Predicted 3D model of a 118-nucleotide RNA (Guanidine-I riboswitch aptamer) from Desulfoscipio gibsoniae. Its Rfam family is "Guanidine-I riboswitch aptamer". Rfam's curators write: This family represents a conserved RNA structure found upstream of the ykkC and yxkD genes in Bacillus subtilis and related genes in other bacteria. The sequence is in RNAcentral, with records from Rfam and Ribocentre. Its mean pLDDT, the model's own confidence on a scale to 100, is 83. Lineage of the source: Bacteria > Bacillati > Bacillota > Clostridia > Desulfoscipio.
RNA sequence: AGAAAGUGUGCCUAGGGUUCCACACCGCUAAGUGGCGGUGGUUCGGUCCAAGCGGUACAGGCAGCACCGGGUGAUUACCAUGUGCGGCUACACCGGUCGGGAUAAAAGCCCAGGCGGG
Numbered sequence: 001a002g003a004a005a006g007u008g009u010g011c012c013u014a015g016g017g018u019u020c021c022a023c024a025c026c027g028c029u030a031a032g033u034g035g036c037g038g039u040g041g042u043u044c045g046g047u048c049c050a051a052g053c054g055g056u057a058c059a060g061g062c063a064g065c066a067c068c069g070g071g072u073g074a075u076u077a078c079c080a081u082g083u084g085c086g087g088c089u090a091c092a093c094c095g096g097u098c099g100g101g102a103u104a105a106a107a108g109c110c111c112a113g114g115c116g117g118g
Base pairs, nucleotide, nucleotide: 007059008058009057010056011055012054015049016048020046021045022043023040024039025038026037027036028035029034060089061088062087064085065084066083067082070079071078072077091113093117094116095115099111100110101109
């Protein structure tokens, strides 16, 4: 100086907006406590979206041990498959409340562990 890897999915949370529902206000209609339309996310709600550096579960990956049968080999070792067991799966700061994208719209979603710096 450069490359690779740093995993996936489900359920959730921080967070997010406004399609739908709800709610609020206004109007029309009805004479009922409903129906329709408009406006409002500066509405602490439900559906919905949602974290690489948040949670959890399952799986995957890495190395080790043991076992069944098989192969090579020849007295004890190796190889591959399978099964089981437990271990590990680290770190992740700043610019940025930046830029772009999707969805109705937005976001800690995606571009992106980008880019630049440390």